[in-house]
Molecule: c-di-AMP riboswitch aptamer (ydaO/yuaA leader)
Organism: Dehalococcoidia bacterium
RNA sequence: ACUGAGUGCAAGCCGAGUUCCCGUUGCACGGGAAGCGGGGGACCCAACUGUAGGGGUGUAUCGCGCAAGAGCGCGUAGGCAACUCCCAAUGCCGAACCCGUCAGCUAACCUCGUAGGCUUUUGGGAGAGACCGU
Numbered sequence: 001a002c003u004g005a006g007u008g009c010a011a012g013c014c015g016a017g018u019u020c021c022c023g024u025u026g027c028a029c030g031g032g033a034a035g036c037g038g039g040g041g042a043c044c045c046a047a048c049u050g051u052a053g054g055g056g057u058g059u060a061u062c063g064c065g066c067a068a069g070a071g072c073g074c075g076u077a078g079g080c081a082a083c084u085c086c087c088a089a090u091g092c093c094g095a096a097c098c099c100g101u102c103a104g105c106u107a108a109c110c111u112c113g114u115a116g117g118c119u120u121u122u123g124g125g126a127g128a129g130a131c132c133g134u
Stems, first nucleotide, its partner, number of pairs: 011119004018034006035114006045104001053102001054099004062075005078093004083127007
C1' cells in the first nucleotide's frame, strides 16, 4: 500500500417518515406546531345485469411447476445500487400489513402516518457543483 472480516467514530444512502416547541438533568415516552406522505368524502364526469366479494398502505404484481394442505421452487411487472438524469451490463429485493361486505373521480369537510433498514457494482453520454491556478 492492497484485499477480506469485525468494532467504533464521522459522513451519508433507501424511504413520506423531517424540523421545532413543551413536560424530563438527560434518555425513553407523551402532547403540540410546521413541513411531507396517504385514506375517506358532492355537483359535473365516468361507470351501470348476475356470480366468483371488494378495497387500501407499499416497488413488492402476475404466471408456471410441485404438494392433501400449510407451503416450496422457478420466472416475472416493478424497485434499489451513494451529486442528478439517460443507456448498457452485473448484483440484490420482488416482503409485510390493514379495513371488514363498504369505498370510481371529488370542492368544502373528516381522518391517519411521520416507521424501519443499510454502508453500496462496472462502462458510456449529458448536466450540476466544488477545489486549484491565472